Annotation
The prediction has a mean pLDDT of 82. SAM riboswitch aptamer (S box leader) from a Deltaproteobacteria bacterium, 109 nucleotides, folded computationally. Rfam family: SAM riboswitch aptamer (S box leader). Rfam's curators write: The SAM riboswitch is found upstream of a number of genes which code for proteins involved in methionine or cysteine biosynthesis in Gram-positive bacteria.
RNA sequence: UCUUUAUCGAGAGUGGUGGAGGGAAAGGCCCUGCGAAACCACAGCAACCGGUGCCGAACGGCAUGUCAGGUGCUAACUCCUGCCCAUGUCGUCAUGGGAAAGAUGAGGA
Numbered sequence: 001u002c003u004u005u006a007u008c009g010a011g012a013g014u015g016g017u018g019g020a021g022g023g024a025a026a027g028g029c030c031c032u033g034c035g036a037a038a039c040c041a042c043a044g045c046a047a048c049c050g051g052u053g054c055c056g057a058a059c060g061g062c063a064u065g066u067c068a069g070g071u072g073c074u075a076a077c078u079c080c081u082g083c084c085c086a087u088g089u090c091g092u093c094a095u096g097g098g099a100a101a102g103a104u105g106a107g108g109a
Base pairs, nucleotide, nucleotide: 001109002108003107004106005105006104007103008102013042014041015040016039017038021031022030023029026081027080028079043074044073045072048070049069050067051066052065053062054061055060078101083098084097085096086095087094088093
């Protein structure tokens, strides 16, 4: 980098360095000198992988059983929308479903 698959309406921030950007991209709409990105420290969230307890023949269940070892994460639903379908609407548009794209985990090339 490509690919397969699962999940994506929950959850969780302070300080230091740093200095103007950031929220993937486009359009919106936001965050930001009351200090952005990035890095560091500490703290926290979380059961995808991993360890582990009870029940069960097994699938699986036990409030998310339990433990933060490997990742991940800690503004806004993946911040919203773009494409297709359905319903409502004069229309703009709204709601629901699906796709695409993206993120994270696990596996493969």